RNAcentral holds the full RNA, with entries from ENA, Greengenes and SILVA. This is a predicted structure of a 352-nucleotide part of an RNA (small-subunit ribosomal RNA, central domain) from an uncultured bacterium.
Context: one part of a larger RNA
RNA sequence: CUGGGUGUAAAGGGAGCGUAGACGGCGCAGCAAGUCCCCCCCCCCCAGGAAAAAAAAAAAAACCCUGGACUGCAUUGGAAACUGCUGUGCUUGAGUGCCGGAGGGGUAAGCGGAAUUCCUAGUGUAGCGGUGAAAUGCGUAGAUAUUAAGAGGAACACCAGUGGCGAACCCGGCUUACUGGACGGUAACUGACGUUGAGGCUCGAAAGCGUGGAGAGCAAACAGGAUUAGAUACCCUGGUAGUCCACGCCGUAAACGAUGAAUACUAGGUGUCGGGGAGCAUUGCUUUUCGUUGCCUCAGCAAACGCAAUAAGUAUUCCUCCUGGGGAGUACGUUUGCAAGGAAUGAAAUUC
Repeated sequence: CUGGGUGUAAAGGGAGCGUAGACGGCGCAGCAAGUCCCCCCCCCCCAGGAAAAAAAAAAAAACCCUGGACUGCAUUGGAAACUGCUGUGCUUGAGUGCCGGAGGGGUAAGCGGAAUUCCUAGUGUAGCGGUGAAAUGCGUAGAUAUUAAGAGGAACACCAGUGGCGAACCCGGCUUACUGGACGGUAACUGACGUUGAGGCUCGAAAGCGUGGAGAGCAAACAGGAUUAGAUACCCUGGUAGUCCACGCCGUAAACGAUGAAUACUAGGUGUCGGGGAGCAUUGCUUUUCGUUGCCUCAGCAAACGCAAUAAGUAUUCCUCCUGGGGAGUACGUUUGCAAGGAAUGAAAUUC
């Protein structure tokens, strides 16, 4: 390489858009590159003949002729089913339009109440706090508790749901503005415009980084108190980065369904969310049909666990990745980054 694989054994890229490429619906007509058929012939192989031989004898091969077998290149001529190309048409794939309802989809601005903390004032007096038990800590300079007024930041109880939306990461108080997508119905329009996608580009939790703000609570580091043989911890009292905002980087996660994307097909049962139709009827019930999201269970698959129309079943197309364990996601080099004991790519000696 081939082959075989990629839920859990090694292996699905974190996610999307999309270039090259690969693959691609139903007809008609043409071309003939691939494809198929024919003709002819060389090499090679087999048999026979002939040929060949340095002094003698014997005797191969090659060269030559004839016949046969075998395929392949080239040549000649033909076929047009399939692939391809050209032209033309279609509507089922795909998209657009129109009608409709659902939604924490996104961005920006404004507003709200509960709670924590702090400040001020009143009431009030000796404790509070914390723990397994304590202590550090706070408090007669009046704390904790309670009442009133104020400041500021962050997060949005209940509703809340194997519920919704989004490509993924993610998104949840309320209102407004702008804005993306999906779904159902219709069948007016375009007429294969499709699928996948190496490179590439974009997005991408938390932590971290840069500049400037903000800072209530929480809280790495750090300090103290305990525990302990020790305790650089678990517990407690404090507490700085950070957490928050704006702009710019970083580009990784058990980024998980550990399951790539797309299409078609293959028994049932029962929920759920968003639509549509029909019937009965009266604020629902029955039934049916699309799309979403769950559970159970056949066939089939699977090493088993399990999966089972949301497949890990049956098939097709395209892409990523894997090839014994350590050494090692390390070294070296390159790319990237402000930097990071960052990221991407990624060995070998050696060892079992």
Rfam family: Bacterial small subunit ribosomal RNA.